[in-house]
RNA sequence: UCCUCUGUAGCUCAGCGGUAGAGCAGCCGGCUGCUAACCGGCGGGUCGUAGGUUCGAAUCCUACCGGAGGAG
Numbered sequence: 001u002c003c004u005c006u007g008u009a010g011c012u013c014a015g016c017g018g019u020a021g022a023g024c025a026g027c028c029g030g031c032u033g034c035u036a037a038c039c040g041g042c043g044g045g046u047c048g049u050a051g052g053u054u055c056g057a058a059u060c061c062u063a064c065c066g067g068a069g070g071a072g
Base pairs, nucleotide, nucleotide: 001071002070003069004068005067006066007065010024011023012022013021018055026042027041028040029039030038048064049063050062051061052060
């Protein structure tokens, strides 16, 4: 320098053009003599950044930034 993959909640990840989700963690409650476990609920997101396409973009296109791998 070039190629591929990747970036979404505190963490691990789903979401494949039409309302952003799950598990764990956190908080509240139930259960229990208490704790743990278990059960129910709640909150939490500039979807890496900036543009473009589109009626509509996490999703498609371009550039850049970070991470992983490869080529030279």
Annotation: This is a predicted structure of a 72-nucleotide RNA (transfer RNA) from Urbifossiella sp. The sequence is in RNAcentral, with records from ENA and MGnify. Model confidence (mean pLDDT): 83 of 100. The organism belongs to Urbifossiella, within Bacteria.